[in-house]
């Protein structure tokens, strides 16, 4: 320098054009003498950045950044 894969709540990951979800974690409450476990409710995301296409983009296209991997 080039090819490929990936970037989404704190963490691990879903989400193939129509208002963004799960598990774990966190907070409150219930249960307990108390803790754990369990149950209920809740907070937390400008979807890596910018532009384009579209009535509408996490999703399609282009550029850039970062990580992994392969080639030179």
């Nucleotide at each position: 320098g080039g090819g490929c894969u990936g970037g989404u709540g704190g963490c691990u990951c879903a989400g193939u054009g129509g208002u963004a979800g799960a598990g774990c974690g966190c907070g409150u409450c219930g249960u307990u003498c108390g803790c754990a476990a369990c149950g209920a409710c809740g907070a937390g995301g400008u979807c890596g950045c910018g532009a384009g296409u579209u009535c509408g983009a996490c999703u399609c296209u282009c550029g850039c950044c970062c990580a992994g991997u392969c080639c030179a």